[in-house]
Context: one part of a larger RNA
Order: sequence, then C1' cells, then structure tokens
RNA sequence: CUGGGCGUAAAGCGCACGUAGGCGGAUUGUUAAGUCAGAGGUGAAAUCCCGGGGCUCAACCCCGGAACUGCCUUUGAUACUGGCAGUCUAGAGACUGGAAGAGGUGAGUGGAAUUCCUAGUGUAGAGGUGAAAUUCGUAGAUAUUCGGAGGAACACCAGAGGCGAAGGCGGCUCACUGGUCCAGUCCUGACGCUGAGGUGCGAAAGCGUGGGGAGCAAACAGGAUUAGAUACCCUGGUAGUCCACGCCGUAAACGAUGGGUGCUAGUCGUCGGGCUGUAUACAUUUUGGUGGCGCAGCUAACGCCUUAAGCUUCCCGCCUGGGGAGUACGGCCGCAAGGUUAAAACUC
Repeated sequence: CUGGGCGUAAAGCGCACGUAGGCGGAUUGUUAAGUCAGAGGUGAAAUCCCGGGGCUCAACCCCGGAACUGCCUUUGAUACUGGCAGUCUAGAGACUGGAAGAGGUGAGUGGAAUUCCUAGUGUAGAGGUGAAAUUCGUAGAUAUUCGGAGGAACACCAGAGGCGAAGGCGGCUCACUGGUCCAGUCCUGACGCUGAGGUGCGAAAGCGUGGGGAGCAAACAGGAUUAGAUACCCUGGUAGUCCACGCCGUAAACGAUGGGUGCUAGUCGUCGGGCUGUAUACAUUUUGGUGGCGCAGCUAACGCCUUAAGCUUCCCGCCUGGGGAGUACGGCCGCAAGGUUAAAACUC
C1' cells in the first nucleotide's frame, strides 16, 4: 500500500462560505495522452524458476531454456476516460407574478408583574418552614389605595406549529436587509457537487473598558437540619445576569446520524403554495417542509424505514484494546482563564 468501519460498541469537524485538488449531464466530430493489440530494440552477469549434467548424496558447481512482470521506438485500434471544436436542455442559474415566516440589524413604543420612593387608610404582627429560627415591624411593618422612579422579561395567542447553515429566534410599530417556497416562461447553456489548507459565524460561563442594576443569584454571612453538614431547606447578599465596543471559541454545539445525486410499498396527521371538481367548507391531485405508524431491505440487537441507519455513486472528516491522556513537551492562538495540535515510558 491493501482492509473493515463511524445512531447507541472506538469513530461525523459545532456550522457555513470557499482555494487547490478529486469527481462530474446528453450528443456529434476530431485527436490518440490514458487504454488495448502487433512488430523492433533494450532489459549485463550472477540470483529466482524449469529441464539436463558433474562432485558417492546434498549443499555447491556447470550447460540450456524460460523469465526479468520494466523502459524506448514504431505501426495500428478508438468502446471508455482525457484534450480540442460544435450542438442540446433533463442538472444549475436567471426572469416575471404570487406566498408564508419568533430569519437578521437598528430605532421607537405598550401593558401586566416584581422592587423601591412620596402620601393616605389602618394596627400588631409579618415573613418563612416538615417544624423553626436568623430577618422585617410601634422610628408604624404586613395588608390596602392613588401617584412616581427604574430595570429586566414579554402571560394568553402557542401548536409533535413557523423561520434560520448551525448557534439560535417569541409584546407591538417602522426603516433597512438575508434566505426559502409555489406558479409561469421567452432566457443562459453544465456555468455543477464536494472541499485539504484558509476565512467567517458560533449557547452559556468567563475576560477588558465604560455604562446600568428591578428581579434572580455563584462567592460570602447568618439561621436551621445533622454524629458532622464547607450541602440539600430558610433569611440576606456581591460578581454576574442587561447595554455598547472588543476578546474568548468551547458544550450531551445531539438526530450522539457530514454534504450532494438518483432509485426503492403504503397509511394517518400538520404547516406553506398551486390545479381541478362540487363551490362558506370539503374532496381528488401536485409540490416544498415537519411529525406518527409501517412493507421490502438493513441492523449484534435496540431500532431505522422516500426526512433511511435501504439500494447506488462522488467528495471530505474521523476510528484502529483499556488506563496513562485529550495529559506532558514543543508549535500556534489568547490580556488571562485557557483553547488547538498531540505523544511516550509504564501498566492491565
């Protein structure tokens, strides 16, 4: 090198864009690089293999043949792959008309609730728990009523619903903006798929600077519980949670399932669009999502099953016994925390 694999046993990069590369639709002509055939040259000897022979045999040696799977030249073949030239429309894109949506960014705005403040009513408790206590309250709490301040999150609608590549996205309005789907059609004419490196995005926590701070709440303090209780429960409470800008780059970043194409029974929901029929609605059908069950098939089983883990094919990533270890060292990145790449000794 060759192999077998990657839902749960080791193994799919968190996700995308994209460079090189790999792979690539139909058809015609041409070329003959790959490919195939013939011929010629070369491929030293020894070795290996086959057939003989010589040392008493063997090892060893000698002779002959084959082989040396290769390279070069030349003459041909043209199905396939490639190159070149042309044509095409089924892939891909474009155009026109519609549609749905918590897709993104910025600005504005609304009501409920919590907390706090001013004032009124009002009086002795409130709060909390399994039970209590810490705590708050006669300096008037809790409760209740009007008013004010401020921050954060958006009940119902709400759905196995929708959108997004993933992370994720939910009050309302406006502005800007990305993607998708359906129908139609004159158009372009393979413009495609994947993607080592690379680049960008990337929950929460964390970090830097400056704001903000209602509620919640690591740390911390106190009260309980307990043999103890550095916890679970309770009363408080600071970072943080929020905003702007800049870092970090990790998650059970999960469907534990990479992306693309084609093919392979059905059935029941649901979301978006279209056609047709009866025309509030429903039914037939078609298309794109999203779910349940299920045949064939697959699977060690569980299960998967047109949204495949089935049957093909192309490209990338990854795995190769457990521990040591996702660690050490070194490199790169980071303000740091740390991240990434990534062993060995030893041991079972």